[in-house]
Predicted 3D model of an 88-nucleotide RNA (c-di-GMP-I riboswitch aptamer) from a bacterium. The prediction has a mean pLDDT of 83. It was read from a public genome assembly, where an Rfam model found it.

This record gives sequence, C1' cells and structure tokens, in this order.
RNA sequence: CCGCCGAAUGGGCAAAACCGAUGAAAAUCGGCGACGCAAAGCCACGGAUCUUACCGGUUCGCAAUACAGAGACAGCCGAGCUGCCGAA
Repeated sequence: CCGCCGAAUGGGCAAAACCGAUGAAAAUCGGCGACGCAAAGCCACGGAUCUUACCGGUUCGCAAUACAGAGACAGCCGAGCUGCCGAA
C1' cells in the first nucleotide's frame, strides 16, 4: 500500500399489530410502532413464493376448475449497480 473481516463511532432502515387510503386480489402508500437488518440501499434479469378482476388466448368441445397471459414480492435466494465508518 492492497485485499479479507467488522469492534467502536456517528447514525440509518423498519417486521408484526393497529388506524386511514388505493386495488378484484396478492399487495402497496401514509401514520403509529420496533421484530429484526452491515446493504432490510436501488433494481423484476434468473429462480422461488403469492394473486387472478377485466381484455384477448389454449381445446374434440367447454373454460367453473386448469394452462397461458397479466400482476405482486427486493425483509426468499442468486445476478447487476451504488454506498458511511473503520480497531484488532
């Protein structure tokens, strides 16, 4: 000097529940509240999980169930991007 790790410092985020709103729903937003989190910052690219009202679609025919499609989810995992402080 570089890498790994992450004590301390200053802080950060905010689960469930409850209240209000949006949505067909999963869920999301705001308030309150803290279960936890060193990326519990961003991101829907891959997988997992969840929802399925409308519009079309799948078929011998039908689509109520199913498939597909559409949507959700980053505090499920992986990938990508960014990032404060730095002891042993």